[in-house]
Large-subunit ribosomal RNA, domain II from Halorientalis regularis, 724 nucleotides, folded computationally. Its Rfam family is "Bacterial large subunit ribosomal RNA". The RNAcentral record of the full RNA draws on ENA and SILVA.

Context: one part of a larger RNA
Parts: sequence; C1' cells; structure tokens
RNA sequence: ACCAGGGAGUGUGUCUACGAGGCGAGUCUAACCCGGUCAUCGGGGAAGGCACAGGGAAACCGACAUGGCCGCAGUGCUUUGCACCAGGGCCGCCGUGUUCAAGCGCGGGGAGUCUCGUGGGUACGACCCGAAACCGGAUGAUCUACGCGUGGGCAAGGUGAAGCGUACCGAAAGGCACGUGGAAGCCUGUUAGGGAUGGUGUCCUACAAUACCCUCCCGUGACCUACGUGUAGGGGUGAAAGGCCCAUCGAAUCCGGCAACAGCUGGUUCCGACCGAAACAUGUCGAAGCAUGACCUCCGCCGAGGUAGUUCGUGAGGUAGAGCGACCGAUUGCCGUGUCCGCCCUCGAGAGAGGUCGGCGCGGCUGUCAAACUCCAAACUUACGGACGCUGUCGACGCGGGGAGUCCGGUAUGCGGGGUAAGCCUGUGUACCGUGAGGGAGACAACCCAGAGCUGGGUUAAGGUCCCAAAGUGUGGAUUAAGUGCGAUCGAAGGUGGUCUCAAGCCCUAAACAGCCGGGAGGUGAGCUUAGAAGCAGCUACCCUCUAAGAAAAGCGUAACAGCUUACCGGCCGAGGUUUGAGGCGCCCAAAAUGAUCGGGGCUCAAAUCCACCACCGAAACCUGGCCGCAGGAGUCACAUCCUGACCGCGUAGGUCGGCGAUCCGAUUGGGUGGAAGCACGGGCGAGAGUUCGUGUGGACCGAUUGGAUACGAAAAUCCUGGU
Repeated sequence: ACCAGGGAGUGUGUCUACGAGGCGAGUCUAACCCGGUCAUCGGGGAAGGCACAGGGAAACCGACAUGGCCGCAGUGCUUUGCACCAGGGCCGCCGUGUUCAAGCGCGGGGAGUCUCGUGGGUACGACCCGAAACCGGAUGAUCUACGCGUGGGCAAGGUGAAGCGUACCGAAAGGCACGUGGAAGCCUGUUAGGGAUGGUGUCCUACAAUACCCUCCCGUGACCUACGUGUAGGGGUGAAAGGCCCAUCGAAUCCGGCAACAGCUGGUUCCGACCGAAACAUGUCGAAGCAUGACCUCCGCCGAGGUAGUUCGUGAGGUAGAGCGACCGAUUGCCGUGUCCGCCCUCGAGAGAGGUCGGCGCGGCUGUCAAACUCCAAACUUACGGACGCUGUCGACGCGGGGAGUCCGGUAUGCGGGGUAAGCCUGUGUACCGUGAGGGAGACAACCCAGAGCUGGGUUAAGGUCCCAAAGUGUGGAUUAAGUGCGAUCGAAGGUGGUCUCAAGCCCUAAACAGCCGGGAGGUGAGCUUAGAAGCAGCUACCCUCUAAGAAAAGCGUAACAGCUUACCGGCCGAGGUUUGAGGCGCCCAAAAUGAUCGGGGCUCAAAUCCACCACCGAAACCUGGCCGCAGGAGUCACAUCCUGACCGCGUAGGUCGGCGAUCCGAUUGGGUGGAAGCACGGGCGAGAGUUCGUGUGGACCGAUUGGAUACGAAAAUCCUGGU
C1' cells in the first nucleotide's frame, strides 16, 4: 500500500412538546400481598402524586354553573342574500396584591391524568477515538550519583625539593660550590588502566537503540578498580550539566482513581421527496465558546385582507452638481482711490510737506477653491392617500408552539474612512460565490451568458467561424509595416518631417516652392581703432550711384588680402507650394533572473485595427414530443383514470415526510436430498436503496406477509486486528 473482518447518537431517571390509546372532574397506582398451568399472567393495594383556585414576601383574604355585542366554520332558509351561531373576539362583572385616590399587576364562565412511541433539554462516560497532566499506593541505587567498609592495581625513563656530608668564605648569624639524597595533585610514555580534543571522517533500515578508524588527554593521585553496604520520587545524589536515580527524568517506574477533563483536531456507515439558511445585532473573564434576537423549517390557531412593482397627489431630505459681485474661510494679477499704517529718499531750522515701495480698507477688471461653506440644487430615498398590477377563503396578513443551523465569511460594483501602497485594514447599498451545475474567458470560487427532474428533436445567448477545433480563407470601405496587433496586461512623463484624414491663413500661369544656369556691381580698402582690420577682432554710423538685382553684409574662410556661399535679381522648368491647429493608426522611451511563445501552429489589400452588412456555429438557456415526481382539482369504498401548473421540480448547514435492507421473536402462510443457505457466472424488474429468474458448485436448512425488538447498513478516523 491493497484486501477481509471489526469500528461511532445508546441506556436509565426526570422535564417539555407532538402523535396513538384508556378513563375523565377526575386520573394513576408505588412498594408490597395473594393466586396460578409460575421470570411474562390474573386479582388486590389510593400510601402518595398530578389536576380540581387564585392572589400575596407574609399575615391573610378568596372568584362569571353567562349579562350585552360582533362573528368564522357549520346548519337551515324565501340564496346578488338572510337567520341561528359551538369554538373565537370585544365589553361588562368578580378574586387578590398594591392603595388617600385614580390606576396598574396576576387570576376567574371545569380538562385533566395514566401508558406507549417520537423530537428536544438535563444528570450521568452520554456519538466515537485522542492529550500533556493531577492524586494515591507500591517497586526500584544489579545502570548511574555520592558516602562508608574490606581488598586489588599503576613497564620504563627524565627532572632532581628538603635533609645530610665535604671544601671555601664569614667575628657570628649564615652564605656559596661540589657531592649525596630521592620529594612532587612534577615531566615523557599505545606499561596496565582510565578518559574522549579534532576529523564536525566512516556508519546513520548501522557490527552497534551511541559503534569503527586516525588523532588526542590523564597515567603516585581530588587516581583507577572489585565486592559488600547506605541514601527513594517534590524525594535522593550532584567539583552544578537540570546532570544522574536500570535504553525512562524540568519530577522515575508499575498499578489504581479512569471511559480524568478537553470551549481543540479527526471520524460518524442505506435510498428518495418538499422547503432551505447564517457568517449579523445585544450580552458575556467574551473574542476557536455560549445565550437571546434576526434569518430556515414543521405543526397549530385566527379569519380578510396583504403588497416586493408602476404611476399620480401632498409632505420630508440638503447629497451629486453648481456657486461664492449670498454668508464663511482660502486665493492670482492689474488699475484707481484713501484726513489710514510702515521703511527709505528729497525739501525744510522745525512743525511738517512731497515722493518711490510695501501693507490695510474701498471700488473696477481678471484668475481659482472647500467633508466639518451655501444664494441654489437634482437623480434618488421615504411617510400618507388614490389608481393600475400581483396575491389571498385551495386561508394570505397576523399570532402561538416544536426542531434547528449560524454568530472566522469572501469577491465584484456604487459611495465612503485609514494607509505611499497591497491579493491591505475598516464601513455601507446591490449582486454573486459560499450553497450553483452548464457554455465562454488557454487553464481560472465569485468576469460575460445562463439558474441544471429524466430522455429525444430543433433555435439561440455570451463568445466565435485559416488548422489544431463546430462554424466564412464572407461582402463593401478605410488604416497599420510596427509581427504593432491577433492578450479583459489598452506600459508613464516627454519626444516623433513614420503615415493617413480634417480645418484655417498666406504664395501661385502677370509662373509660386524646390532644383539647375547666370548675375550678386560701383563710390569704397565707409570712418575710427590697429602692426594689419579690405563686408565678416572691436567701436561708430549704416549713406549714395548704376540698376532686373546686389547688405557700410547672414555664414564659412585669411596674419591681412584672396577664395566659397547667402540675402536679392534674371533665365530654364511648369502646378501646386508653404505655415499653423485638430484627429486616426504607428515609432522611441521599454531592464530580471533554467527556453522561448498571441493557448499553439501560424497570419500582412490580414487570420491585425476601425466602420457597415449578410450567413453560419455555439449551453443543461428558449421552443417542442414522451416520461417521472410534486402541488391543486375531478373521480373512486380505495386504487385506477382524467384535467390544470407562463407564474412547480439547483442546493451546503439544517427542518419535515416516504421508503429499501440486516438479525432475532410472536401470529399467519409457504419452499427444501425430486437439492435449502452460501458462492461463481449470466438474464430481467425498479428512479434508487434493492429485488427476482437461469446454469454450475454446494449438501441442509430457508423464506413471504403482518406486528414487535435492536450491540442493524462503512471509504475515510496518521482508526483496530489479521492476511498478502
């Protein structure tokens, strides 16, 4: 890993609701007793419980066996309706508490109780598995830590302390030298023995649940070691690492309390029908939980309206926008003005006067803003009323009760708040995902189309139609040359004589623009400056002549000249030229990490982009045939059958309802050695859980109907056991 088998809402008590049944102002027995054909049955047993009266803290007091009105179902009738009206509703009245009073609270015109079943709550292990822990009592110092007792062990070599001897020196104390001596938690050391520094080597399903190899440390001592003995779990022991206390230690091990508790994780077993959420609010030692409400479902009661839509009328509102010569606050420039303010300047002996600039006020023109500004002001929302529409006696609206789930939400979009921003945080309306399948978007929860009962046929949506790949190599026109693009990534500021379109101004057959040919002169080398300055270093001026035209020179150039162009003019040529603005499609800007790409191939009058048009493809959408279910109606004793459904048939959590199967028991009724169950392989029926038939095998039991009872259904739990 696979297969087989096992594997999870159970039982008792109690409360509550519903269903079935018994009796009913009552109802039920409990323990126990008696009888019996003896676990079961029959008879007794009312002790006691609940109900029959409430109100009040209590003392205590103590209620409608019906007065009035409305009126559903139902019944009757002279039936667009009328009458009676159980139950029901509105009053009235009564009990009690409070109480000066008024009022208010609770209660009152009899329905309960017992048994069984089911849903839910609750106490218990309480759907199942799962801790780390906590407590108690025992067992451990044969491992290891430390202590104590009795023993054992340490090749060889080196260094050479004290002490002692001798010589020398010294007055002495003593010093010094040589020898002797043999100390030391001394040195070397693969002695024995003990340890464990580095390789962060090998091994790492190992030789080994701590090993192997090399290297390394201690090796007469706080040394190593044998045996005996002592210390025990909040305790020991510890040259102290939370180390060690039998492969177990930040509190050993075993058994018990124990099925500890777990608001946490995982799992929870057959089929179908109807409806169908929430991820919000409030509270919470609350935030991974819970309770109540909102939202879902089922049942009951009541009995006539209800209202998501559209529109009209009357009100409410101050957002978007807009505006600020309407407030408030901000805010550009210019002009005018003022017994206003300030610096500076001028005049004056001074008082003061005048002036430039700046500020402030006012006026005119001009340019801008505001969530906490508003002279204005929508769409829209909303209250009430009317109409239309939809819906409701097949029971809406409303009310009451049983059962839930949910209280981590998310995305898009409109409008916000925070943040540089975020697949960010936090609000609010709507839609969707969640709980929604199908088609498209390459793949892609929430983007586009579209809400899926089953099975055929057809038509479309979004999106597409060269091939992969269903359908056009469609039609007409235009753009793009960048593979731009074919991408829901539209890549910024800025730049672009790439190209196309539109508009306007100016020039132009008395010839524009460009090009080519020719001219481009003279006074004069203007004057000054300067070594020089001749159109062209610089300064000043910038005239006149001849002309078709030609600068006191726009540029290059020379030391200065020279030289080459330009302006300007003529000729040739012959039809548009030039400038500005706007738009379309392109281009540059343009950098990322393993190999690139529009999904790919590939595509250029397109298979790109824009405009217009025709055809086709394309979904579970729409139409249509058949069928099933559901709901309602007709019909039937009940089925059958028929009719209606544009406004029934997606669905997680969850509620409600109907079925299938397993084992055992009672009753009824069947099959089986002329072959039961089981197994294997085939055929049929049913929407399905399932069921039935045949053949073989097998060799003795097995069903159906009905009622009852459950240790009753397996794919998951790092599930358990076994096999392979």